[in-house]
A computed fold for a 362-nucleotide RNA from Meiothermus sp. QL-1, annotated as Bacterial RNase P class A.
The gene name in the source record is rnpB.
Its mean pLDDT, the model's own confidence on a scale to 100, is 77.
Its Rfam family is "Bacterial RNase P class A". By type it is a ribozyme.
The sequence is in RNAcentral, with records from ENA and Rfam.
RNA sequence: UGGGAAGGGGGCACGGUCGCGGGCGGUUGCGCCUGAGGAAAGUCCGGGCACCACAGGGCAGGAUGCCAGCUAACGGCUGGGCGGGGUAACCCGACGGAAAGUGCAACAGAAAGCAGACCGCCGGGCUCACCGCUACGCGAUGGGUCCGGUAAGGGUGAAACGGUGCGGUAAGAGCGCACCAGUCCCUCUGGUAACAGGGGGAGCUAGGCAAACCCCAUCCGGUGCAAGUCCCGUAAGCCCAGCAGGGAGGGUUGGCCCGACCCGAAGGCACCGCUGGCAGGGACGCUUGAGGUGGCUGGUGACAGCCAUCCCAGAGAGAUGACCGUGGAAAACAGAACCCGGCUUACACCCCUUCCCACCCU
Numbered sequence: 001u002g003g004g005a006a007g008g009g010g011g012c013a014c015g016g017u018c019g020c021g022g023g024c025g026g027u028u029g030c031g032c033c034u035g036a037g038g039a040a041a042g043u044c045c046g047g048g049c050a051c052c053a054c055a056g057g058g059c060a061g062g063a064u065g066c067c068a069g070c071u072a073a074c075g076g077c078u079g080g081g082c083g084g085g086g087u088a089a090c091c092c093g094a095c096g097g098a099a100a101g102u103g104c105a106a107c108a109g110a111a112a113g114c115a116g117a118c119c120g121c122c123g124g125g126c127u128c129a130c131c132g133c134u135a136c137g138c139g140a141u142g143g144g145u146c147c148g149g150u151a152a153g154g155g156u157g158a159a160a161c162g163g164u165g166c167g168g169u170a171a172g173a174g175c176g177c178a179c180c181a182g183u184c185c186c187u188c189u190g191g192u193a194a195c196a197g198g199g200g201g202a203g204c205u206a207g208g209c210a211a212a213c214c215c216c217a218u219c220c221g222g223u224g225c226a227a228g229u230c231c232c233g234u235a236a237g238c239c240c241a242g243c244a245g246g247g248a249g250g251g252u253u254g255g256c257c258c259g260a261c262c263c264g265a266a267g268g269c270a271c272c273g274c275u276g277g278c279a280g281g282g283a284c285g286c287u288u289g290a291g292g293u294g295g296c297u298g299g300u301g302a303c304a305g306c307c308a309u310c311c312c313a314g315a316g317a318g319a320u321g322a323c324c325g326u327g328g329a330a331a332a333c334a335g336a337a338c339c340c341g342g343c344u345u346a347c348a349c350c351c352c353u354u355c356c357c358a359c360c361c362u
Base pairs, nucleotide, nucleotide: 001358002357003356004355005354006353007352008351009350010349012327013326014325015324016323017322018321020035021034022033023032024031025030037333041344042343044342045341046340047339048338049224050223051222052221056258057257058256059255061220062219063218064217065216066080067079068078069077070076081095082093083092084091085090096215097214101213102212103209104208118154119153120150121149122148123147124146125145126144127143128142129141131139132138133137162180163179164178165177166176167175181205182204183202184201185200186199187198188197189196190195228284229283230282231281232280239277240276241275242274243273245272246271249263250262251261252260291310292309293308294307295306296305297304298303
């Protein structure tokens, strides 16, 4: 200098005029303070919190899936292992089970799952041609055809039932042996573990797919702040009144069953159904929290502990805006609605740090 990898920060600023939500102080319309995000988003996970007569069992269903750790918890994060990619920095992986069962696999190919004989190779029978001979038979060679053997070779395929060599055989084949690769069993060493490495044994060679069913292990009660709680008011607040119907069982929780709790049993008095009425107002939940910032300590790290310091939207028809000026310029994606921890997705432009590779110069 060029190319690349990983990560972090900012993402309009200042001034003026007018306006809006919240708070405080004054009091009658004024002053002061404060007012979106890194994703407030998707609502995909996890938790807090609230209610459901309490969450106990079974079935169904869902999620997760190498190991260790972090955490309130997680499907998140950190570190490690294994596999794959890259010269490297580094990146990617739902990464348990396919020697339990079921199922699936286009095209090509003879054959694709306890495989398979198209060509080839080999043996035998019949037959034809031709040749030889000790000649009405025997033998050799070649062709055709039938039966059988063979997975060495050819060819097809993503994949053809380990590889190389020697032996063996009619030809062949882990059929036997040596070496190599893998698997399983036993064992040793290192490691908390995943796993890695070594020794011995078994010819064991077992294909792929489980984000196909399934099996195994672990976890999951349901509903979400319109959850819900309180006060006033009301005939009534786990609504009330009425009724020519049904009715002995029913309701609540719930995907279903059991269980649990509650109501009722002959009547307008369980429940179902029908008609009518009440379903108004206010407060709380609501933002101080697994909180932010800085420092120290421990840890490789996620993170934890301690100290100091800060208070940073809280509406309920729902505020956070408009215009002008200056600055290169009418900054990107976008906007809270119970709160946190994550993941994922969107993001103009600008800045910073560390690392890798190549070339050049010293």